[in-house]
RNA sequence: GGCCGGAUGGCGAAGUGGUAACGCUACGGUCUGCAAAACCGUCAUGCGCGGGUUCGAAUCCCGCUCCGGCCUCCA
Numbered sequence: 001g002g003c004c005g006g007a008u009g010g011c012g013a014a015g016u017g018g019u020a021a022c023g024c025u026a027c028g029g030u031c032u033g034c035a036a037a038a039c040c041g042u043c044a045u046g047c048g049c050g051g052g053u054u055c056g057a058a059u060c061c062c063g064c065u066c067c068g069g070c071c072u073c074c075a
Base pairs, nucleotide, nucleotide: 001071002070003069004068005067006066007065010024011023012022018055026042027041028040029039030038048064049063050062051061052060
């Protein structure tokens, strides 16, 4: 340098054009003598960054950054 895959909440992870599931953690509540467990509720200023397409983009397109893999070049 080229090719391929990836980047989503505090952590893991789903989501192939119509406003981001689920699990864990955390916080609040119910319950309890106090806890734990169980149950209920809340938690993404919006999906790596910048553009573009579209009525509408996490999702499609272009560029870039970072991570992983393979290949190539130089020494």
Molecule: transfer RNA
Organism: Alphaproteobacteria bacterium